[in-house]
Context: one part of a larger RNA
RNA sequence: CGCGCAACAAGACGAAAAGACCCUAUGGAGCUUUACUGUAACUUGUUAUUGGAUUAUGAUUUUUAAUACGUAGAAUAGGCGGGAGCCUUUGAAGCAGCCUUUGAGGAGGUUGCUGAGGCGCCAGUGAAAUACCGCCUUUUGGGAAUUGUGAUUCUAACCUAUACCCGUGAAACCGGGUUGGGGACAGUGGCAGGCGGGCAGUUUGACUGGGGCGGUCGCCUCCUAAAGAGUAACGGAGGCGUUCCAAGGUUCCCUCAGGCCGAAUAGAAAUCGGCCACUGAGCGCAAUGGUAGAAGGGAGCUUGACUGUGAGGCUGACAGGCCGAACAGGUACGAAAGUAGGACAUAGUGAUCCGGUGGUACCUCGUGGGAGGGCCAUCGCUCAACGGAUAAAAGCUCCCCUGGGGAUAACAGGCUGAUCGGGCCCAAGAGUUCACAUCGACGGCUCGGUUUGGCACCUCGAUGUCGGCUCAUCACAUCCUCCCGCUGAAGCAGGUGGGAAGGGUUGGACUGUUCGUCCAUUAAAGUGGUACGUGAGCUGGGUUCAGUACGUCGUGAGACAGUACGGUCUCUAUCUGUUGUGCG
Numbered sequence: 001c002g003c004g005c006a007a008c009a010a011g012a013c014g015a016a017a018a019g020a021c022c023c024u025a026u027g028g029a030g031c032u033u034u035a036c037u038g039u040a041a042c043u044u045g046u047u048a049u050u051g052g053a054u055u056a057u058g059a060u061u062u063u064u065a066a067u068a069c070g071u072a073g074a075a076u077a078g079g080c081g082g083g084a085g086c087c088u089u090u091g092a093a094g095c096a097g098c099c100u101u102u103g104a105g106g107a108g109g110u111u112g113c114u115g116a117g118g119c120g121c122c123a124g125u126g127a128a129a130u131a132c133c134g135c136c137u138u139u140u141g142g143g144a145a146u147u148g149u150g151a152u153u154c155u156a157a158c159c160u161a162u163a164c165c166c167g168u169g170a171a172a173c174c175g176g177g178u179u180g181g182g183g184a185c186a187g188u189g190g191c192a193g194g195c196g197g198g199c200a201g202u203u204u205g206a207c208u209g210g211g212g213c214g215g216u217c218g219c220c221u222c223c224u225a226a227a228g229a230g231u232a233a234c235g236g237a238g239g240c241g242u243u244c245c246a247a248g249g250u251u252c253c254c255u256c257a258g259g260c261c262g263a264a265u266a267g268a269a270a271u272c273g274g275c276c277a278c279u280g281a282g283c284g285c286a287a288u289g290g291u292a293g294a295a296g297g298g299a300g301c302u303u304g305a306c307u308g309u310g311a312g313g314c315u316g317a318c319a320g321g322c323c324g325a326a327c328a329g330g331u332a333c334g335a336a337a338g339u340a341g342g343a344c345a346u347a348g349u350g351a352u353c354c355g356g357u358g359g360u361a362c363c364u365c366g367u368g369g370g371a372g373g374g375c376c377a378u379c380g381c382u383c384a385a386c387g388g389a390u391a392a393a394a395g396c397u398c399c400c401c402u403g404g405g406g407a408u409a410a411c412a413g414g415c416u417g418a419u420c421g422g423g424c425c426c427a428a429g430a431g432u433u434c435a436c437a438u439c440g441a442c443g444g445c446u447c448g449g450u451u452u453g454g455c456a457c458c459u460c461g462a463u464g465u466c467g468g469c470u471c472a473u474c475a476c477a478u479c480c481u482c483c484c485g486c487u488g489a490a491g492c493a494g495g496u497g498g499g500a501a502g503g504g505u506u507g508g509a510c511u512g513u514u515c516g517u518c519c520a521u522u523a524a525a526g527u528g529g530u531a532c533g534u535g536a537g538c539u540g541g542g543u544u545c546a547g548u549a550c551g552u553c554g555u556g557a558g559a560c561a562g563u564a565c566g567g568u569c570u571c572u573a574u575c576u577g578u579u580g581u582g583c584g
Base pairs, nucleotide, nucleotide: 001584002583003582004581005580006579007578008577010576011575012574014571015570022405023404024403025402027401028400029397030396031395032394035202036201037200038199039198042194043193044192045191046190047189048188049187051154052153053152054151055150056149057148058147059146060145061144062143063142064141065140066139068137078136079135080134081133082132085119086118087117094113095112096111097110098109099108100107101106158182159181160180161179163178164177165176166175167174205217206216207215214234218240219239220238221237222236223235241386242284243343244342248302249301250300251299252298253297254296256280258276259275260274261273262272263271282291283290285348287346288345289344306329307328308327309326312323313322314321315320318387331340332339333338354380355379356378357377358376359375360374362373363372364371365370412459413457414455415454416453418452420448421447422446423445424444425443429439430438466541467539468538469537471533472530473529474528475527476526479504480503481502482499483498484497485496486495487494506520507519508518509517510516547565548564549563550562551560552559553558
């Protein structure tokens, strides 16, 4: 060196299982609820099945009787029309009694006595006779019909009986009959209201240095932005969701802020005068740009804050946004030339559908009436997740499932080294004196890669995670042992530094603990790396499935780097490696 045999399990990011954690999907399911929308059931009303009677009380219609009072006027004139007569021995006027009504004056009815007249037309009144007739109205009383509601009651629908008879001979079931109880209720059907996680279908946004929590989502201004435009970040700063009939148009006029000096009350600032002042003021509001030869301040007159168009451009993926001379009409101001289609400019906003309103008279409904639609104008969205999925929507899942992702977190590694640990420089100061025996502020320069982090680069078709046990191996920034310098080293014992990794570095109590505290020792009881060494070596106490409980949170399902009890650790070694042994 080659080939065996027997072993061990460090590696082959070993095998197994398209990771169960995490994220993602306009994926799924189970569960919850004061998510949304439905719905069974329940409940209330009405109606049908569903009939009779009495009573009370309403409504409507009809009939009858009465009722109707401003002033003037015989006097209590409801309205309109006809009308010159009407009533009366079938009992007029008058008197007496009773009843109804009343505005207390009267009006109406009835009984008795008596026995022949009473009323109207005519004058006054806006309107003429309850003389008479017809129609109608107000209020009141009586009657009838229809209908509603409440109460009571009846029996024949309907319901009911483990009472009896029959079918039937065995039957506790069923049917028929008798009888009893209830009874137009109940039950059932239709329609409508309420309630309704009992049940069902669904929704429950995105961005995001993983996700959640927080924040944000459209528009305007500045910086980032690299001297054309544009340009990202959970980069740095701020604003908007309007206002104004003058703060618009036009003609004419004017110039600010601030400073200095001066002037009663008057002061840092009120108002006044002088000088300086090119812009630092003002321009409704943020910022930027612009602006004094006005866009700023004032006065006069006004409505162009017009209608119909629009050459030509800027910008935008599109949708859209923006500028605009000029033409026609009619208008404001100005002597005119001219200016004016809102505001110094840039924010002050919302597509489509659906619907409303005004106009038009284009289409459809065969035509008239009418209706629906179109076109022009306009209105209704914090559709603010602001290019707006629906008119209408929240959660839990550790009972979970599927498709995917190392596009994305938790372990480990990698990069980094803020944090952490070490060293060096400077030397203010402490050290009685004396910076440097020892310690060393404020700062500076570095090293390490053991902490907590940042990043998200291999791994999610799997790289098993704390601690212990076992077995280790390395570094040295050395705990002991060995050698040495300085000392604020007398000696002993120390302090501090240099060299040094050969060897060594304990046993216990508590806790799952690493750590830590304690007990007893020791020369000493080192610090770290090795996938926080080591689970195809062991364990499984902790963490991190399913069960259960407490506290807390939540309406709830459930949740908690809160707690407690319980809880399946698979693999016969092919290769590399290592050990022992054999052969060549």